[in-house]
RNA sequence: UUGUUCUUUCGGGGUUUGGGUGAAAAUCCUAAUCGGUGGUAAACUCCACGACCGCGUACCGUCUGGUACGUGGAUGAGCAGGUGAAACUCCUGCAGCGACCGUACAGUCGGGAUGAAAGAGAGAAUGA
Numbered sequence: 001u002u003g004u005u006c007u008u009u010c011g012g013g014g015u016u017u018g019g020g021u022g023a024a025a026a027u028c029c030u031a032a033u034c035g036g037u038g039g040u041a042a043a044c045u046c047c048a049c050g051a052c053c054g055c056g057u058a059c060c061g062u063c064u065g066g067u068a069c070g071u072g073g074a075u076g077a078g079c080a081g082g083u084g085a086a087a088c089u090c091c092u093g094c095a096g097c098g099a100c101c102g103u104a105c106a107g108u109c110g111g112g113a114u115g116a117a118a119g120a121g122a123g124a125a126u127g128a
């Protein structure tokens, strides 16, 4: 330095003092505001992954649930100019997007969730 196993910690931001309509909207119109993880010239929009919904098997458990493994589905949105060896990532300009359930139609409110995961760090054992 690196492989494997185990333990442990961390691991998502944003509208209730803006305005309008309405019986009712933080959901509509207008305005505001936010941007998970790995890769790569530094990325909400590139490539890949996670969050969501099922099904099967095994085990646990006993009130219809938990865990592990496998498997299927869903999964948004960017251009132009500039600099440079290199940027769809930086700078300038203009534009666009955002799971499920609930509710007057929600990225921002309430809920599953004091959860889980992509992953990141630390420690221990062991091998090269």
Base pairs, nucleotide, nucleotide: 001128002127003126004125005124006123007122008121009120010119015031018030019029020028032108033107034098035097036049037048038047039046044096045095052073053072054071055070056069057068058067059066060065078094079093080092081091082090100111101110102109
This is a predicted structure of a 128-nucleotide RNA (FMN riboswitch aptamer (RFN element)). The coordinates come from a structure-prediction model, not an experiment, and the mean pLDDT is 80. It matches the Rfam family "FMN riboswitch aptamer (RFN element)". Gene Ontology term of the family: FMN binding.